Small-subunit ribosomal RNA, central domain from an uncultured organism, 346 nucleotides, folded computationally.
[in-house]
Context: one part of a larger RNA
RNA sequence: CUGGGCGUAGAGCGCACGUAGGCGGCGUCGUGCGUCGGCACUGAAAGCGCUCGGCUUAACCGAGCGAGGCGUGUCGAUACGACGAUGCUUGAGGCAAUGAGAGGUUGGUAGAAUUCCGGGUGUAGUGGUGAAAUGCGUAGAUAUUACACAGAACACCAAUUGCGAAGGCAGCUUACCAAACUAUUAUUGACGCUGAAGCACGAAAGCGUGGGUAGCGAACAGGAUUAGAUACCCUGGUAGUCCACGCCGUAAACUAUGCUCACUCGCUGUUGGCAAUACAUGGUCAGCGGCUAAGGGAAACCGAUAAGUGAGCCACCUGGGGAGUACGAUCGCAAGAUUGAAACUC
Numbered sequence: 001c002u003g004g005g006c007g008u009a010g011a012g013c014g015c016a017c018g019u020a021g022g023c024g025g026c027g028u029c030g031u032g033c034g035u036c037g038g039c040a041c042u043g044a045a046a047g048c049g050c051u052c053g054g055c056u057u058a059a060c061c062g063a064g065c066g067a068g069g070c071g072u073g074u075c076g077a078u079a080c081g082a083c084g085a086u087g088c089u090u091g092a093g094g095c096a097a098u099g100a101g102a103g104g105u106u107g108g109u110a111g112a113a114u115u116c117c118g119g120g121u122g123u124a125g126u127g128g129u130g131a132a133a134u135g136c137g138u139a140g141a142u143a144u145u146a147c148a149c150a151g152a153a154c155a156c157c158a159a160u161u162g163c164g165a166a167g168g169c170a171g172c173u174u175a176c177c178a179a180a181c182u183a184u185u186a187u188u189g190a191c192g193c194u195g196a197a198g199c200a201c202g203a204a205a206g207c208g209u210g211g212g213u214a215g216c217g218a219a220c221a222g223g224a225u226u227a228g229a230u231a232c233c234c235u236g237g238u239a240g241u242c243c244a245c246g247c248c249g250u251a252a253a254c255u256a257u258g259c260u261c262a263c264u265c266g267c268u269g270u271u272g273g274c275a276a277u278a279c280a281u282g283g284u285c286a287g288c289g290g291c292u293a294a295g296g297g298a299a300a301c302c303g304a305u306a307a308g309u310g311a312g313c314c315a316c317c318u319g320g321g322g323a324g325u326a327c328g329a330u331c332g333c334a335a336g337a338u339u340g341a342a343a344c345u346c
Base pairs, nucleotide, nucleotide: 004317005316008299012314014201017198021194022193023192025088026087027086028085029084030083031082033081034080035077036076037075038074039073040072041071048066049065050064051063052062053061054060091191092188093187096184097182103177104176105175107173108172109171114150119145120144121143125136126135162169163168206247207246208245209244210243211242215241216240220236221235222234223233258313259312260311261310262309263308266291267290268289269288270287271286272285273284274283276281295302296301319346320345321344328339329338330337331336
C1' cells in the first nucleotide's frame, strides 16, 4: 500500500454554509500527457526456475540457458482519463402563476386560570396526608361575590398533522424576511456533488450587566416517615425559570442510522398541489405513517423515508480498565469545553 467495518456489538462530527482537494452529464474535432503495444538498451555476482555435471547420496558446489522490477530511447494505437476547441439539454440554476404551513424577527392585543390588594356576605375552622404534623385562622381565615393590579403560559381546535439544516416552533394580529412543493414551461448551458481547514447557528443548565418576579422551584428551614432519612411525602422558600444585551458550546443534540445521485414486487392511511375523465373513482408529483416481495441482517428487524443493489466525497473505529483522566496547547469572566496519551493491570 491492498484487504474490514460504523442503527442496537468499537465506530456518523449536534447541524448547516463553504475554501483547498477528490469526484463529475451527452456529442464532434484536435493533442498524444496518463494509458496500451512492438523493438532496442539497461536489469553485476550470488539468489530463483530448467538442463547437465562433481563429492558413494543428499545438503553443498560447478557449468550452461532462462525468467524478473524500475528506467531510457524509438516507432505505433487513441477506447478510457487529461488538456484545448466547439456544440447539446436530460443534471443544476432561473423569469412569470396559484395554493399550503406552530418557519424566523418585530410591535400590538384578547380571554380563562393563579397569587396578591382593598370592599361585601359569612363563622370556626382550614389546609395537607397512607395517617399526621409543621403552616394559615376570632387581629375574622377557608368558602362565596363584584371590582382592581401583576407576571407567566396559551385549554378546546390538535392529528402516526404541519414547518424548519439541526437546535427547535402553537392564543389572535401588524410589518418585514426566508425556505419548500406543484403545473405550464420562456431562458442560461454542466454553471454539478462532497467537503480537510475555516466560519455561522446551536435545547436545558450555568455565567456577566440591568430589569422583572404571578405560579413553579435547586439550595435552605421546618413537619413527618425511619434503626438512621443530609431522601422519597407535607408546609414554606432563595437563586433560577421571564425580558434586553453579551458569554458558554454541551445533551440519550437519537431515526443511537453523514450528505448527494441512480436502480429495485405490491397493499394501505394521511398532508399539500396538479391534471383529467366524468359525477364516482382512479392517475401523478412532493412530504408524513403502517404492512410487506425480492434482497439484506447475528438476530430482533430494515425493506423506494433501506439497514437492498451500485457510484462519489467526508467524518469516525481497531480488546476491557486506567481515561475522556494527566501533561501541553487553544478557547472561556468562571464553570469548564476542545484536542488527547502513557506507565500499570486483566